[in-house]
RNA sequence: GGGCGCUUAGUUCAGUGGUAGAACGUUCGCUUCACACGCGAAAGGCCGCAAGUUCAAUCCUUGCAGCGCCCA
Repeated sequence: GGGCGCUUAGUUCAGUGGUAGAACGUUCGCUUCACACGCGAAAGGCCGCAAGUUCAAUCCUUGCAGCGCCCA
């Protein structure tokens, strides 16, 4: 320098056009003499950044950035 993949909650990941979910973790409550387990609830994200297409974008297109792999 060229090609490909990934970027979504604290972590690991779903979500392939109609204002975003799970598990684990965190906090609170119930339970226990207490802890753990279990059960219930809550907080936490404007989806890496910018632009474009569209009535509407996490999703499609382009550029940039970061990470990873391959080629030179």

RNAcentral holds the sequence, with entries from ENA. A computed fold for a 72-nucleotide RNA from a Parcubacteria group bacterium, annotated as transfer RNA. The same sequence occurs in records of 3 taxa. Model confidence (mean pLDDT): 83 of 100.